[in-house]
RNA sequence: UGCCUCAUAGCCAAAUGGUAAGGCACUUCACUCUGAAUGAAGCGAUUUCUGGUUCGAAUCCAGAUGAGGCAG
Numbered sequence: 001u002g003c004c005u006c007a008u009a010g011c012c013a014a015a016u017g018g019u020a021a022g023g024c025a026c027u028u029c030a031c032u033c034u035g036a037a038u039g040a041a042g043c044g045a046u047u048u049c050u051g052g053u054u055c056g057a058a059u060c061c062a063g064a065u066g067a068g069g070c071a072g
Stems, first nucleotide, its partner, number of pairs: 001071007010024003018055001026042005048064005
């Protein structure tokens, strides 16, 4: 310098253009002498940013930023 991939909750991670799933963690309760484990309930994401397309965008398009990879 060129090309490719990725960016979703504290962490991991799904979602083929139609109101963003699940797990871990966290909180409460039960259980226990206490804790762990287990069980029940609860909590949290304007989907990296700015525009565009569309009735409608996490998803498609352009640019930016950041991370990783390949070739020099």
Description
A computed fold for a 72-nucleotide RNA from Streptomyces tamarix, annotated as transfer RNA. The source organism's lineage runs through Bacteria, Actinomycetota, Kitasatosporales, Streptomycetaceae and Streptomyces. The coordinates come from a structure-prediction model, not an experiment, and the mean pLDDT is 82. Its Rfam family is "tRNA". The family's RNA type in Rfam is transfer RNA.